[in-house]
RNA sequence: AGAGUCAACUAGGCAAUCGCCGUCCCGUCUUAGGAUAGGAGGGAGGAAAGUCCGGGCUCCACAGGGUAAGGUGCCAGGUAACUCCUGGGAGGCGUGAGCCUACGGAAAGUGCAGCAGAAAAUAUACCGCCAGGUCUGCGAGACUGUUUACAGUAUUGUGAGUCUGGUAAGGGUGAAAUGGUGCGGUAAGAGCGCACCGCGUUGGCGGUAACGUCAACGGCAGUGUAAACCCCACCUGGAGCAAGACCAAAUAGGAAUCCUAAUGCUGUGACCCACAGUUGGAUUCGGGUAGGUCGCUAAAGAUACAUGGUGACGUGUAUCGUAGAUGAAUGAUUGUCCUCGACAGAACCCGGCUUACGGUUGACUCUCAUC
Numbered sequence: 001a002g003a004g005u006c007a008a009c010u011a012g013g014c015a016a017u018c019g020c021c022g023u024c025c026c027g028u029c030u031u032a033g034g035a036u037a038g039g040a041g042g043g044a045g046g047a048a049a050g051u052c053c054g055g056g057c058u059c060c061a062c063a064g065g066g067u068a069a070g071g072u073g074c075c076a077g078g079u080a081a082c083u084c085c086u087g088g089g090a091g092g093c094g095u096g097a098g099c100c101u102a103c104g105g106a107a108a109g110u111g112c113a114g115c116a117g118a119a120a121a122u123a124u125a126c127c128g129c130c131a132g133g134u135c136u137g138c139g140a141g142a143c144u145g146u147u148u149a150c151a152g153u154a155u156u157g158u159g160a161g162u163c164u165g166g167u168a169a170g171g172g173u174g175a176a177a178u179g180g181u182g183c184g185g186u187a188a189g190a191g192c193g194c195a196c197c198g199c200g201u202u203g204g205c206g207g208u209a210a211c212g213u214c215a216a217c218g219g220c221a222g223u224g225u226a227a228a229c230c231c232c233a234c235c236u237g238g239a240g241c242a243a244g245a246c247c248a249a250a251u252a253g254g255a256a257u258c259c260u261a262a263u264g265c266u267g268u269g270a271c272c273c274a275c276a277g278u279u280g281g282a283u284u285c286g287g288g289u290a291g292g293u294c295g296c297u298a299a300a301g302a303u304a305c306a307u308g309g310u311g312a313c314g315u316g317u318a319u320c321g322u323a324g325a326u327g328a329a330u331g332a333u334u335g336u337c338c339u340c341g342a343c344a345g346a347a348c349c350c351g352g353c354u355u356a357c358g359g360u361u362g363a364c365u366c367u368c369a370u371c
Base pairs, nucleotide, nucleotide: 001367002366003365004364005363006362007361008360009359010358012337013336014335015334016333017332018331020043021042023040024039025038027036028035029034045343049354050353052352053351054350055349056348057240058239059238060237064273065272066271067270069236070235071234072233073232074088075087076086077085078084089103090101091100092099093098104231105230109229110228111225112224113223126171127170128167129166130165131164132163133162134161136159137158138157139156140155142153143152144151145150146149179197180196181195182194183193184192198220199218200217201216202215203214204213205212206211244294245293246292247291254285255284256283257282258281259280264278265277266276267275301320302319303318304317305316306315307314308313338341
């Protein structure tokens, strides 16, 4: 100097004027509501986004058991809880700092693995290697006959074809070929034998555990796939602030059809049992209201210090009081400063995850150059 990895903070600042919304103080008007003048203070986020998880809270409702269904899936902790977070283990990626994981079970069963290939399970031989037979070409020496050279007989070496047997080491196909590598052995080969690795069983040591490591015995066999069905372990009522409660006003305590006095019907996921209510329930038509208040912000809250813990986090003390709109509030103008400003607006409230994204800073890793 460059390229990366992990983390923290911030999200333009300051000042003035006018405008919008809440709270408090203090006046005026007003039938409860409410309206209005002045003053003081406050007023969108780290993701408010997604609506993916988990809850608080409200109601069904006094709300139990089972089946199905759904969710999670290494171990130990944290938390109100979680599919979240922290630490560890295993597997994988990266030179590394670091990062990722849909990470229980294939010896309970079923299913699937196209094409290629001999063959992917009732396993096997395409090319090849070895042994033997047969036939044939070339060659060698020996023997016999005869005519200098030829012919014949048996043996032997080697090549091609074909048949029988052995083989799965070599080659080919494929994502994967029935354990792998090496040595020996064999006619050629093969766990056929041996060594190491792998696999299985048993045990020792370390660790809370997941697991790690060591030793002995056994030649031991089809592999993969559960993000396929399935098996195992654990967990699980529903609906949701448009929940729900209260006040005021208005209307029609409306009408019709069907089932039914209990073996029926109804009761906030399905089915069954239990329980509760019962003259109740179901369907259709028609009428009134759409106003106001609460819920609505003190929260499993934030900050600082101390302390326990590797850490997530816990405990103690102190301080603060942090928007509550409701057709939906924070906008405009001016001046100035510099790190020149991205992504983007609360609607009951929290804890996470995911996605979008500017700037500043710190630590660590690798490469190059110089001293």

A computed fold for a 371-nucleotide RNA from a Pseudomonadales bacterium, annotated as Bacterial RNase P class A. Its Rfam family is "Bacterial RNase P class A". It is annotated as a ribozyme. The model forms 98% of the base pairs in the Rfam consensus. It was read from a public genome assembly, where an Rfam model found it. NCBI's taxonomy places the organism under Bacteria, Pseudomonadati, Pseudomonadota, Gammaproteobacteria, Pseudomonadales.